[in-house]
Context: one part of a larger RNA
Molecule: large-subunit ribosomal RNA, domain IV
Organism: Balanophora tobiracola
RNA sequence: AUUUUUUUAAGGAACUAGGCAAAAAAAUCCUGUAACUUCGGAAUAAAGGAAAUCUUUUUAUUAAUAUUAAUAAAAAGAUCACAGUAAAUAUAUCCUAACGACUGUUUAACAAAAACACAAGUUUCUGUUAAAUCAUAAAGAUUAUGUAUAGAAGCUGACGCCUGCCCAGUGCUAUAAAAUAUAAAGUAUAUAAAGUUUUAUUGAUAUCAAUAUUAACUAAAAACCUACAUUAUAGUAAACGGCGGCCGUAACUAUAACGGUCCUAAGGUAGCAAAAUUCCUUGUCGGGUAAGUUCCGACCUGCAUAAAAGGCGUAACGAUUGGGAUACUGUCUUAAAAAAAUAUUUG
Numbered sequence: 001a002u003u004u005u006u007u008u009a010a011g012g013a014a015c016u017a018g019g020c021a022a023a024a025a026a027a028u029c030c031u032g033u034a035a036c037u038u039c040g041g042a043a044u045a046a047a048g049g050a051a052a053u054c055u056u057u058u059u060a061u062u063a064a065u066a067u068u069a070a071u072a073a074a075a076a077g078a079u080c081a082c083a084g085u086a087a088a089u090a091u092a093u094c095c096u097a098a099c100g101a102c103u104g105u106u107u108a109a110c111a112a113a114a115a116c117a118c119a120a121g122u123u124u125c126u127g128u129u130a131a132a133u134c135a136u137a138a139a140g141a142u143u144a145u146g147u148a149u150a151g152a153a154g155c156u157g158a159c160g161c162c163u164g165c166c167c168a169g170u171g172c173u174a175u176a177a178a179a180u181a182u183a184a185a186g187u188a189u190a191u192a193a194a195g196u197u198u199u200a201u202u203g204a205u206a207u208c209a210a211u212a213u214u215a216a217c218u219a220a221a222a223a224c225c226u227a228c229a230u231u232a233u234a235g236u237a238a239a240c241g242g243c244g245g246c247c248g249u250a251a252c253u254a255u256a257a258c259g260g261u262c263c264u265a266a267g268g269u270a271g272c273a274a275a276a277u278u279c280c281u282u283g284u285c286g287g288g289u290a291a292g293u294u295c296c297g298a299c300c301u302g303c304a305u306a307a308a309a310g311g312c313g314u315a316a317c318g319a320u321u322g323g324g325a326u327a328c329u330g331u332c333u334u335a336a337a338a339a340a341a342u343a344u345u346u347g
Base pairs, nucleotide, nucleotide: 001342002341003340004339005338006337007336008335010333011332014331019328028050029049030048031047036041038158052079053078054077055076056075057074058073059072060071061070062069063068080084092326093325094324095323096322097321098320099318100317104116105115120156121155122154123153124152125151126150132142133141134140159313160312161311162310164243165242166241169240170239171236172235173234174233175232178231179230180229186224187223194218195217196216197215199212200211201210202209203208244262245261246260247259248258271305272302283299284298285297286296287295
């Protein structure tokens, strides 16, 4: 000097991003215990008290050696110490707000949380060779030796009060007797043109030409018909999503219940709100402090809140996060002393 440990006058968070760290409290028994509440809790709430040893007495129980003994409790008195759960081990507590209901899960090795999950709510698909999934040009398998009170997929996330308007766009669903155009297949062993062979007639005369046609062959492209689809029509938002401007107006002023006008599928309802969302912003007012960019309660001018991306509340719970208080302390004012170990210096 470092590390670990111990102690400290007066003060007691003035330290610091922040009471980080330390200190304080602690088991048992007795008393006592608020708001709030889902009546279960909250709660070991909080707060207060007791204790050793000896003697005597009383009460209760048990025993049997019965004017006794043991055990337990209570009362009275006495003894010693600074101190009697004499050491060690053993919740600090309260008020308030945010988020998430809860127990649980998670980034093995920087994140344990407000993230995930959850019971519960709701939507969609699926009638069994189920839907969904794996494999696959397949067999087959999971689902399931289950069967809609079942299985699969999505969203929300206990509980309480609720969950508004919009189907124009995108998506999904439905539509025998609506429309349009196509694929495959069919009409079709299709057939016109074209070509080949054959036959007949006429003419010519020598194997040719013209016309017609019986029979047969080669052989299209179109056309018709037609599924999904698209269009059309309707439904659907706990589907993806969306939820306005401008101007004027009341007998001070200000404001605008009211009126006008433009646009839209519809123009944000209830609730909450400078919020985990508020830029301006340390908004304004109130509370707490001697003094408060944080905190709590209000206001509403919501840059850019809002209803299962759920909205707003909520007892209980939380190694969660913000603010305050009591107690407590070397965190600090401000540093000091000691022990052990290690290192270093000198010998």